[in-house]
The prediction has a mean pLDDT of 85.
Predicted 3D model of a 1510-nucleotide RNA (small-subunit ribosomal RNA) from an uncultured bacterium.
Its Rfam family is "Bacterial small subunit ribosomal RNA".
RNAcentral holds the sequence, with entries from ENA, Greengenes and SILVA.
RNA sequence: AGAGUUUGAUCAUGGCUCAGAACGAACGUUGAUGGCGUGCCUCAUACAUGCAAGUCGAGCGCGUAGCAAUACGAGCGGCGAACGGGUGAGUAACACGUGAACAAUCUACCUGAUAGUGGGGGAUAACCAUUCCAACGGAUGGCUAAUACCGCAUAGCGAUACGAGAGGGCAUCCUUUCGUAUCAAAAGAUUUAUCGCUAUCAGAUGAGUUCGCGUCCCAUUAGCUUGUUGGCGGUGUAACGGACCACCAAGGCGACGAUGGGUAUCCGGCCUGAGAGGGUGUACGGACACAUUGGGACUGAGAUACGGCCCAGACUCCUACGGGAGGCAGCAGUAGGGAAUUUUGCGCAAUGGGCGAAAGCCUGACGCAGCAACGCCAUGUGUGGGAUGAAGCAUUUCGGUGUGUAAACCACUGUCAGCAGGGAAUAACAACCGCUUCGGCGGCCAUGAAUGUACCUGCAGAGGAAGCCCCGGCAAACUUCGUGCCAGCAGCCGCGGUAAUACGAGGGGGGCAAAUGUUGUUCGGAAUCACUGGGCGUAAAGGGAGCGUAGGUGGGAGCUUAAGUUGGGAGUUUAAUUCCGGGGCCCAACCCCGGGCAGGCUCUCAAAACUGGGUUUCUUGAAUGGGACAGAGGCUGAUGGAAUUGGAGGUGUAGCGGUGGAAUGCGUAGAGAUCUCCAAGAACACCAGUUGCGAAGGCGGUCAGCUGGGUCCACAUUGACACUGAGGCUCGAAAGCGUGGGGAGCAAACAGGAUUAGAUACCCUGGUAGUCCACGCCGUAAACGAUGAACACUAGGUUUUGGUCCCGUCAACGGAUCGGAGCCGUAGCUAACGCGUUAAGUGUUCCGCCUGGGGAGUACGCUCGCAAGGGUGAAACUCAAAGGAAUUGACGGGGGCCCGCACAAGCGGUGGAGCAUGUGGUUUAAUUCGACGCAACGCGAAGAACCUUACCAGGGCUUGACAUGGGAAAGACCGGACGAGAGAUCGUCCUUCUUCAGCAAUGAAGCUUUCCACACAGGUGCUGCAUGGCUGUCGUCAGCUCGUGUCGUGAGAUGUUGGGUUAAGUCCCGCAACGAGCGCAACCCUCGUCUUUAGUUGCCAGCAUUCAGUUGGGCACUCUAGAGAGACUGCCGCGAAUAACGCGGAGGAAGGUGGGGACGACGUCAAGUCAUCAUGGCCCUUACGUCCUGGGCUACACACGUGCUACAAUGGGCGCUACAAAGGGCUGCAAGACCGCGAGGUGGAGCCAAUCCCUAAAAUCGCCCUCAGUUCAGAUUGUAGUCUGCAACUCGACUACAUGAAGGUGGAAUCGCUAGUAAUCGCGGAUCAGAACGCCGCGGUGAAUACGUUCCCGGGCCUUGUACACACCGCCCGUCAAGCCACGAAAGGAGAGAGCGCUCUAAGCCGUCACGGUAACCCGCAAGGGAACCUAGCGUCUAAAGCGAGAUUUCUGAUUGGGGCUAAGUCGUAACAAGGUAGCCGUAUCGGAAGGUGCGGUUGUAUCACCUCC
Repeated sequence: AGAGUUUGAUCAUGGCUCAGAACGAACGUUGAUGGCGUGCCUCAUACAUGCAAGUCGAGCGCGUAGCAAUACGAGCGGCGAACGGGUGAGUAACACGUGAACAAUCUACCUGAUAGUGGGGGAUAACCAUUCCAACGGAUGGCUAAUACCGCAUAGCGAUACGAGAGGGCAUCCUUUCGUAUCAAAAGAUUUAUCGCUAUCAGAUGAGUUCGCGUCCCAUUAGCUUGUUGGCGGUGUAACGGACCACCAAGGCGACGAUGGGUAUCCGGCCUGAGAGGGUGUACGGACACAUUGGGACUGAGAUACGGCCCAGACUCCUACGGGAGGCAGCAGUAGGGAAUUUUGCGCAAUGGGCGAAAGCCUGACGCAGCAACGCCAUGUGUGGGAUGAAGCAUUUCGGUGUGUAAACCACUGUCAGCAGGGAAUAACAACCGCUUCGGCGGCCAUGAAUGUACCUGCAGAGGAAGCCCCGGCAAACUUCGUGCCAGCAGCCGCGGUAAUACGAGGGGGGCAAAUGUUGUUCGGAAUCACUGGGCGUAAAGGGAGCGUAGGUGGGAGCUUAAGUUGGGAGUUUAAUUCCGGGGCCCAACCCCGGGCAGGCUCUCAAAACUGGGUUUCUUGAAUGGGACAGAGGCUGAUGGAAUUGGAGGUGUAGCGGUGGAAUGCGUAGAGAUCUCCAAGAACACCAGUUGCGAAGGCGGUCAGCUGGGUCCACAUUGACACUGAGGCUCGAAAGCGUGGGGAGCAAACAGGAUUAGAUACCCUGGUAGUCCACGCCGUAAACGAUGAACACUAGGUUUUGGUCCCGUCAACGGAUCGGAGCCGUAGCUAACGCGUUAAGUGUUCCGCCUGGGGAGUACGCUCGCAAGGGUGAAACUCAAAGGAAUUGACGGGGGCCCGCACAAGCGGUGGAGCAUGUGGUUUAAUUCGACGCAACGCGAAGAACCUUACCAGGGCUUGACAUGGGAAAGACCGGACGAGAGAUCGUCCUUCUUCAGCAAUGAAGCUUUCCACACAGGUGCUGCAUGGCUGUCGUCAGCUCGUGUCGUGAGAUGUUGGGUUAAGUCCCGCAACGAGCGCAACCCUCGUCUUUAGUUGCCAGCAUUCAGUUGGGCACUCUAGAGAGACUGCCGCGAAUAACGCGGAGGAAGGUGGGGACGACGUCAAGUCAUCAUGGCCCUUACGUCCUGGGCUACACACGUGCUACAAUGGGCGCUACAAAGGGCUGCAAGACCGCGAGGUGGAGCCAAUCCCUAAAAUCGCCCUCAGUUCAGAUUGUAGUCUGCAACUCGACUACAUGAAGGUGGAAUCGCUAGUAAUCGCGGAUCAGAACGCCGCGGUGAAUACGUUCCCGGGCCUUGUACACACCGCCCGUCAAGCCACGAAAGGAGAGAGCGCUCUAAGCCGUCACGGUAACCCGCAAGGGAACCUAGCGUCUAAAGCGAGAUUUCUGAUUGGGGCUAAGUCGUAACAAGGUAGCCGUAUCGGAAGGUGCGGUUGUAUCACCUCC
C1' cells in the first nucleotide's frame, strides 16, 4: 500500500467480497511446562446447605461453673452495622463528564483552641412467680443497676428577638462592636496514668443543593403545559425553591426540535485508524441507581437502610388450620436458561476495615491455593556427524525422480518433566522493658495460609513431550488415484456432465505452532455520508416556475469596542492506563519509581490586522425621476375573409367514396359534380425567420381600450436600501372533474368492414364524451438546455435582432459601444461524448437534491382533492450486479457503391411413367457401421453369390488366426492316401531336418512342429466433444496481418479510409504515415503459332516398288518429345488529371488474366472421419478375441434424392458407306479362319506394344413406317441358352424366341449452362473370376441469349442504429399454470406498556381531637388537678385493587392482494434495427396478456428531400 468481480475488450461510475488488527468469546481437531492476568455477555429467573457484622466486663446489674482468681451466658447501655462486597433492572436526567457557585447548607469518629464536668430524682429489662401458646411469640404481678432516662444550679465570643455604631461586598446582603430580654449542659471508668463526657469556635473529611457547556435514534411524534409560568404571604427542610398550601396575574416551552415513542447506567478508559473519526463501557478506578415487586416512614451525624422495621402483591416453606416464616444482583454451590463462563477450598501470616485502653475478637474485604490453552509472555520436544542417497511409500517418459541427512548408525548435551538432598524472602510493627524535649527513640520475645513453595545441588537417561489449517485466482504452496452436474466444495469470482492442481483419498509442498482453523462482533481498507476528503448535462442526483419570511452571506473610507481571533500568565483536568527515562522478578509478559505533551473548561493581562457590534461618511452595487424604442407579453370588447359541414333551390345522371387491394358506407326517394342563397362553430394560409416577447407554462387574422415587464441615451436624486431563500404564498401544457352554455371539423370509447393463424391493433366507413365559452377545481409532463439563482474574471471569428455614438453632401458601406438570439473555436475542464464570455472554465455566496439494482415512487400512517389521484414515503425479501461513454465485430423488413448463371434473356432438364441406385421408414434372428440444409442421400463402396463382412443362427478353440521371450520333447514342415463330419476339425498310415566339433558315442548352434506355465496377444468395442493426420465449406471470395512512427487515459485507430481504376488491398494520385509479410497476379502443367534438334515402331512431297508406307530411299510435311521463340497495353489515335486505366485501331496464330488445369491467405463451422492409418483414456479376456457352415447386408405398404430409358417423324427399322481421340493388354489383349440366329465356342498368327489387338457412333446416302399406345416405348413374365466361378436357389451378367405394362412432354416447385460451352453421339479406363444406367477420362457433331442491375440468393467495401457478443436461429415483455419465500389488507381474537376519569382505601407521615391510660416536672398536707407523653377516633394525601371510555403498540386470523425466486410448461411478440405502426413522458379510456387508441409534450427517432444557418 491494495486486490478480485459488470464487458468480446476498454475507461469511468457503482455496489458486493478479500487480505490487517482486536475480543470477558464459543465450536472442531490436537494438547508438554511455567509465570502473570481473566472467567454467567443469556433469566434483575428460582434458590437446598454453610459462611459473609460485630465488638466493648476499663459503662451496668444478674445468672451458671469454680474455694478464689477467673471464664462463660443472655439482658440494659455505647459504638459500628449508611463502610466494605454485588448487580446494571430502571434512568435521555444536573444521572454522568467538565468548569463554576452556596452571601442558601449539614458533617459522628479525627485535629486544634477556650471553658466546664456541681447537686438531685423516678423508673426499667434481665431475674423471680403465675399464666396463654403447635410454632413465632406473649400477658399479669413483683425486685434491681448504669456512661440508660428526667428536673435544678452555673455559662461566654452560643441561639432567638429588639435597638445603636463601624467596615466591606456581588443584587438579596456580609463581617464586626455594644446594650436589653429570653432559652439550653454534663458521666463516669480504671492497674493513677490516662481514657471519657458537656458547651462553643475553627480545621479536615464526607454529604446536600444550584448553574454554563457537552451527552443516542425517530418529524411516518408538531404542537405541549393548569402547580402549569410568575408574584404576595405562609408551610416545610440542614438548606434555596411551586418542593407544598391559600390568593392574584396569564403566563411558560417549541423547527437552535418542545411534547411523544424507541433504545441505553455515565465516565477515566479499551479496540481500531496515518489522523480526523468510528465502535465500545468486561476486568481495574470514579460517580449514579437498585436489593423479590410496589408504597411508607422510624432510628441515626449520616438511610428513606442488600444480610433493619411496617403495609400491600406474587411466589416458596412450616402448621395442631387458629396462625406464622422467608428474600444469594455477598462468597462458594444447586436447578433452569443458554453456543457459553470455575471450588459448597485454606488463612486472617500480610494489606485494609469495625469494636476495644489493650491483649484480642470479627472480617467469603483481602491474601493464597484449585479448575479452564480463555488471553498475553517465556521455555522445551534435542545437538553435531552421517550417502549404500537403505527400506517403505509416492510418481515415472520405466532410464529414473521425490520424501532425504531425513532415518538407521556414531559421538555428545541434559533445559522441562521424574527421583533424592538442601532450602529462603514476604515479618516487623504491635505487646513488654527502658529513655524522652511527649514529636519519638532504643532494647527484647513471639507470630507464615500460600509451603517444604520459589531457588540451589546431585542422579539416570534422547529416554516422557507436535499438531492444526491450507495448496484454481485473490494468496505462499502440485501431482496420482477415485468420483462423473452424482457425491460434494464455496469468503467473492466460481469448481463437478470420464483425463477435476477447485470434490474425496494418498504422496509431496506452504503457513502458523502448544496451538490451529471456523463462526460471531467491532474498526480498517470504504474518499462507500467525503470536517480533513465526494458529487448532481448523459452514470443516482437541479425543486415545473416565480415572489418572498426566518436564516445564511454581503461594496469603499475613518473613528471606536473587544464578542469571535491571537499571544503571555494562573487554576483545574483523581489514581491507574497510553508515551518517554530508569529500576525489580534469569528474559519477557507483569510490577515499581520518576517525568511530560496534546486537548477541554475557568480566571486574568495584553494586541487590534481580519470577521462581528456601535458611529460618521462615500458612490461604483441597487433603486427612483426624464426622453426614446422594439415586441405573437397579459386581459376585455368589437370585427374580417378563405375553407369545412349542414340546410333551401337550380342544372344534371349513375355512380360516389375509400384502399396495397377491397368491403362496410352514401346514391334512381336523384348521390357525387356544379351554380346561387342562408346558417353555424372552430381555427387564423401567405407574411414566418436558429425572428420576437414572457419567470416558467406559454403567446400568431385585424382594430380599439386597460395593463405588466425589458432595452438604450443623458443628467439628477437616495446612499448598500443588496444576493439567496427552509417553511409560506402565487402561477402552472395536455388530459380529467363540477355547474351552465355551445357543438362546424376532428375524435378516446363504441359499431361495422377489411387484414390475419388470431387482430380486443395498425388501414377504411361511421361515431359519443371531449376539444370551444363562463365560473370553480385538479397541480401533474421527456414541465428538457435532462444544465438552480446571483456576481466577478478568463483568446477570438462569424451570422442575426433591438438601441445609441463616430465618419460619411446624412444614402449604402465602414468603425465603436450596450442588451438579446445562433454557429465555429483557443486555453481550461470532462470517464468520454462534448462544453467553451449564453461554460459543463476559474472563484465567491445561498438554496434544492444523490449514496448499488430490484422490491417501489409501492405498503402503512398523515395531509390535500368532489373524484381520478397528488405530496410525503419505508421495510422484509432477493441479486452480484444494474447503469454511463466510447471501441471492435455481428446484425437490420437502415443507406450508398460494386461483383457472381444471383436475377433477367435463352437452351436443355428434374418434379408425372417404368427401371436402376442411394437414403428414410417399416420389417427381420440379422437386415453390420458411418455420412443429415447448402457442404448426407450412384456418399465411404474404383464394384456384398462364398470370401469380402464388421451383422444373425448354429458348431468349435482358449497363450489363442498373428508377434516376442522361458522350459521340455520331437525331427520335421511340406507332400500323399484313407475314414468321420455341413465344415472347422479329428483319427490312422507313408515319406522325412541343416551346420559345426569329434574316429565315434555325443555335444553345441540354427530352423520347424508339438506340449506346459506365465508375461502377453487380439478387439471394425466406446469416446472425432481428449487427439494427430487427411478432407469438406464459406471461396479462387479479395481479403488477413505485422514492424516502426503518430493519435487516443484506454480498448483501439491510422496505415487498409478518400478520388479514380481493376478480375483483384490490381495500379495511380492524395493523405501522419513509412515500409513489410501471407493472399491476388506471375513463376508450373496442358491446348493454340512458329523455329530448332532427333527421325523408329511415326510420316510420304518428289524417285522406285507393292494388294497394302509393304519395301528401298528420304525426314520436306504430319506426328512424336526435348529445347527455344512469341503477347509486354509494346505501337497509333481518342478519353481521363500530362497518372493508373479505358475505348478503338494496326500488326499478329493468339490482344488486353488467350482457353483449361494444378495451386485454396488469417480464419469459421467443438463441420466429417477412433470403420483407411496412427493415438490418449476407458471397457472385454474359455470372450466384445478367433475358426467354420448357412443366412443377412439384395426384405417392402410407403416417402425422398440422384440417374437411365422413353413418350416418338429433327423419329424408328433395314441396308450401303466414312471419319477419332485417349487409354488398356502376359493369370493378358487376341487378329485372320471355322461353328452358332446370338451371347459365345474352337483355334491361336501377332504383341511385354507410336510396331500386334481391343476399335467407333451420331453423321452421310437410299428404302419402309405416317401420328396410332403405333414398325414408338421397352418394363414384366415364360421357355431355351451362353459365360465366369468350388458354387449363380435366396442373389450375377449376357443371348435368342415369345410376352408387350406404365408412358401421348409432366402441378406447386426446382436444377445446370455464357462457346468449342449447352445439347447430342459414341469410345476407353480403374475396381474386377464374373457382375455399371454409377464414377473417372476421351474425342465427333455443335447452338441460342445477355436490354440491364429494380427485385430473389450469396459475397466485398464505406457509413449509420443497436438493449446483440453463444453475436437476429440474438435479445427480450406481460398474463396464465406449478412449487417455495417474505410482506400488505382483513370479520375478528389474544395481549403489553403508558396516560386520563371515577370508586375503594392498607401501612404511614402530617393535621386535628382527647374516649381511655400514665413514675419523674409544677400546685396541693392529701385526695386530686395541671403540664407532658402514650393511645383510640376523625381528616388530607396515597401503594395495590376495582370500574369506565378512548389512544398507542405487539402477536395471531378464514380469506384476499400484489411482490420476489425457481435448466428446459402455456399464450402471444410489446421493446432493442425505421424491431417491421419510431420510441418515450403525463393523462383519459378500452382490452386474455404484453398492450392499443385519443389529447398535449419530448428526441434520449432511422432515412430521404427542401428552407435557413455555419